[in-house]
Source information: c-di-GMP-I riboswitch aptamer from Colwellia sp., 103 nucleotides, folded computationally. The same sequence occurs in records of 2 taxa. Its mean pLDDT, the model's own confidence on a scale to 100, is 81.
RNA sequence: ACAAAGAAAAGGCAAAACACGCGAAAACGUGUUACGCAAAACCACCGGUCUAAGGGUUGAUUUGCUUUAUAGCAAGUUAAUCUACGACAGCGGAGUCACCUCG
Numbered sequence: 001a002c003a004a005a006g007a008a009a010a011g012g013c014a015a016a017a018c019a020c021g022c023g024a025a026a027a028c029g030u031g032u033u034a035c036g037c038a039a040a041a042c043c044a045c046c047g048g049u050c051u052a053a054g055g056g057u058u059g060a061u062u063u064g065c066u067u068u069a070u071a072g073c074a075a076g077u078u079a080a081u082c083u084a085c086g087a088c089a090g091c092g093g094a095g096u097c098a099c100c101u102c103g
Stems, first nucleotide, its partner, number of pairs: 002103001004101001006100001012037002017032005035090001041096002045093003048088003054083013
């Protein structure tokens, strides 16, 4: 330098739950703890998943304006749905770096 493996030693990470914080939410941070992990280290580039504040579409409804009227337009409220510029690396792939042992 390259490759392999998880038997030993030394150490490492930390799911769920709960508490607090943070966020519109998904999520995230800290603490307790230990489901698991040999890359459960880093990175949203590709696929996938979660959320939908903002934005779009449709329906209902309220108010105002126009119209002879049907109706139209504007603003608001509400429901459904779509959407990432928000997330997930402990879903898979690509990329980057790395401890011990062994060859």